[in-house]
Context: one part of a larger RNA
RNA sequence: GGAUGAACGCUAGCGGCGUGCAUGACCCAUGCAAGUCGAACGGGUGAGGGGCAAGACGGAAGGCUGGAGAUAGCGGAAGCGCGAAAGCGUGGAAGGGAAGGAAAGCCGGAAGGAAUACUCCGAGCCAGUGGCGGACGGGUGAGUACCACGUAGGUAAUCUGCCUUAAGGUGGGGAAUAGCUGUUCGAAAGGACAGAUAAUACCGCAUACGAUCGGAAGAUGAAAGGGCGCAAGCCCGCCUUAAGAUGAGCCUGCGGCCGAUUAGCUAGUUGGUGAGGUAACGGCCCACCAAGGCGAUGAUCGGUAGCUGGUCUGAGAGGACGAUCAGCCACACUGGAACUGACACACGGUCCAGACUCCUACGGGGGGCAGCAGGGAGGAAUAUUGCACAACGGGGGGAACCCAGGUGCAGCAACGCCGCGUGAGUGAAGAAGGCCUUCGGGUUGUAAAACUCUUUUCUGUGGGAUGAGGAAGGACAGUACCACAGGAAUAAGUCUCGGCUAACUACGUGCCAGCAGCCGCGGUAAGACGUAGGAGGCGAGCGUUAUCC
Numbered sequence: 001g002g003a004u005g006a007a008c009g010c011u012a013g014c015g016g017c018g019u020g021c022a023u024g025a026c027c028c029a030u031g032c033a034a035g036u037c038g039a040a041c042g043g044g045u046g047a048g049g050g051g052c053a054a055g056a057c058g059g060a061a062g063g064c065u066g067g068a069g070a071u072a073g074c075g076g077a078a079g080c081g082c083g084a085a086a087g088c089g090u091g092g093a094a095g096g097g098a099a100g101g102a103a104a105g106c107c108g109g110a111a112g113g114a115a116u117a118c119u120c121c122g123a124g125c126c127a128g129u130g131g132c133g134g135a136c137g138g139g140u141g142a143g144u145a146c147c148a149c150g151u152a153g154g155u156a157a158u159c160u161g162c163c164u165u166a167a168g169g170u171g172g173g174g175a176a177u178a179g180c181u182g183u184u185c186g187a188a189a190g191g192a193c194a195g196a197u198a199a200u201a202c203c204g205c206a207u208a209c210g211a212u213c214g215g216a217a218g219a220u221g222a223a224a225g226g227g228c229g230c231a232a233g234c235c236c237g238c239c240u241u242a243a244g245a246u247g248a249g250c251c252u253g254c255g256g257c258c259g260a261u262u263a264g265c266u267a268g269u270u271g272g273u274g275a276g277g278u279a280a281c282g283g284c285c286c287a288c289c290a291a292g293g294c295g296a297u298g299a300u301c302g303g304u305a306g307c308u309g310g311u312c313u314g315a316g317a318g319g320a321c322g323a324u325c326a327g328c329c330a331c332a333c334u335g336g337a338a339c340u341g342a343c344a345c346a347c348g349g350u351c352c353a354g355a356c357u358c359c360u361a362c363g364g365g366g367g368g369c370a371g372c373a374g375g376g377a378g379g380a381a382u383a384u385u386g387c388a389c390a391a392c393g394g395g396g397g398g399a400a401c402c403c404a405g406g407u408g409c410a411g412c413a414a415c416g417c418c419g420c421g422u423g424a425g426u427g428a429a430g431a432a433g434g435c436c437u438u439c440g441g442g443u444u445g446u447a448a449a450a451c452u453c454u455u456u457u458c459u460g461u462g463g464g465a466u467g468a469g470g471a472a473g474g475a476c477a478g479u480a481c482c483a484c485a486g487g488a489a490u491a492a493g494u495c496u497c498g499g500c501u502a503a504c505u506a507c508g509u510g511c512c513a514g515c516a517g518c519c520g521c522g523g524u525a526a527g528a529c530g531u532a533g534g535a536g537g538c539g540a541g542c543g544u545u546a547u548c549c
Stems, first nucleotide, its partner, number of pairs: 001549004006545005013420006019413002021378001026376003030373003035132003040129002043126003048121004057112001062107004074095001079090004139331003149255007158248002163244008171205001173203002180195006211220003225236004257303003264294003269291006276284001306328004310321004333354005356367004384410001386409003392406001394403003423453004433444004458486006467476001493538005498519003504533005514521002
């Protein structure tokens, strides 16, 4: 000199764009941050509309149609016995099936029977079953010196929901269960038992182009329906397979901290065989066998640390750092575990243990802001319990739409960078005042006053967006911007002046009070302390402190 996520002191007019708990991964009141689908399903509720004594509703007897399944009788296969055989005997399958006749449909209309009643249609809403999404998005940097990251490769050792392309299929059945009803336990959280019921929930049967297993023969394994329509059909789905795309898992070469006042480390350790496990290779796990493996090219141990693109500095080489933004990783009160699922060993899921905290009827229960705001604590120090889904991206849905503290915006903070302003011109051999003085004067100083002018900014009034690709639709926002009016009006500080280092005198003080980055000033004329005048630097900032180059 440059730089900073800065802080502190003094000061402060505006705008744009950024940035803002670096410390206790310390604890959290409150609200919100992940829902959605009624076009998967049975219910409940129900705005509104309709019917009804000439009977709404209700549906009995009966009639017509219907013909399941089983059966009588028919039929007579395989098998078995005897026999040399023909065959005989036994046996009773398939097939077909009279009479009678179940479900179901249509007709029928009896009993009963109503006015804040009953009943039909019914948008919408609601808990539950079910589907998809809660593995993305958002936060943090604790741990981690590691194939965690970066880079270059491998995977013939692998998986991949939704999406795209292509081929084929979507037939026939069954048994449950929640909601609900009833009984019941509990203060609550939450249950228990019984009964009934639906599905795109669950389980079989059939079929199998292709799939899996197999040398082959062969064996194994699927599915779900919904909406619109008079219909034809169309749309959304479902199952199997192949390919793609995307995402992910695993493996390998190389690269990037400090300490030798850490020199030896290692028993699933290193390798093999077999078995298990995984989507998949592998000591990943296990049994047995062998005795290996790593290390001064620094193993092991200890310390520190998320890594990178990058950022700062520097002519570069290099050094330091890793906030914001982007990629990857790890974590979600602490430790452990699995379940579901295409994907988790899962921030706002489950279970166990622990610490903490809250409720309690003392029996027992609830919770997890390193999401956004916000509170406490810690600290030199870091913001609003804001608006909106209008845009972009996302989840669900056929759609309308719903959700969304991602995001877009607004608020706060000179925290940073950039820009603008605080007026411009004329104006005296130079007012007053201040300060100094050799008392002559010098300086403040064209500075002021005064005159002329301008209106960036400010105040007021009016208009008023782009952002929304095609009608409507804008949180920001009556904002930016534009026009008009008013009036120099609303706006300058801070640090320094001994040398380094640009800038000097007077008074006060008297080794005191004090200054100070280094050298050093101050003990009676201090250009170094304090004040004043003046001067120098930078300027809405200036100075100090801290850290890096």
Model confidence (mean pLDDT): 84 of 100. A computed fold for a 549-nucleotide part of an RNA from an uncultured bacterium, annotated as small-subunit ribosomal RNA, 5' domain. It matches the Rfam family "Bacterial small subunit ribosomal RNA".